Notes
Model confidence (mean pLDDT): 81 of 100. The RNA shown here (c-di-GMP-I riboswitch aptamer) has 78 nucleotides and comes from a Desulfobacteraceae bacterium.
């Protein structure tokens, strides 16, 4: 430097559910919160899946903490 396991020790982020705010909506964004998370950091201009608005069109948007999948990255063993 690679490739594999593990995990929460130091650190990280942060569900549900409260408050404001945006949005027709699904949901997002700040602020409290802590179930959880080994990538719960990115990536929806990959692929699937779930959701939501429109309705004659086979769109448009939403979720990456729904999956595979890509890329970056920490600690420690081998």
């Nucleotide at each position: 430097c690679c490739a594999a396991g593990a995990a929460a020790a130091a650190g990280c982020c942060a569900a549900a559910c409260c408050u404001g705010a945006u949005g027709c909506g699904a949901a997002u964004c700040a602020g409290g919160g802590a179930c959880g998370g080994a990538a719960a950091g990115c990536c929806g201009a990959c692929g699937g899946a779930u959701c939501u608005c429109a309705u004659g069109g086979g769109g448009a948007g939403a979720u990456g903490g729904c999956c595979g999948g890509g890329u970056u990255g920490u600690u420690c063993u081998u």
Record summary
It was read from a public genome assembly, where an Rfam model found it. It matches the Rfam family "c-di-GMP-I riboswitch aptamer". Gene Ontology term of the family: cyclic-di-GMP binding. The source organism's lineage runs through Bacteria, Pseudomonadati, Thermodesulfobacteriota, Desulfobacterales and Desulfobacteraceae.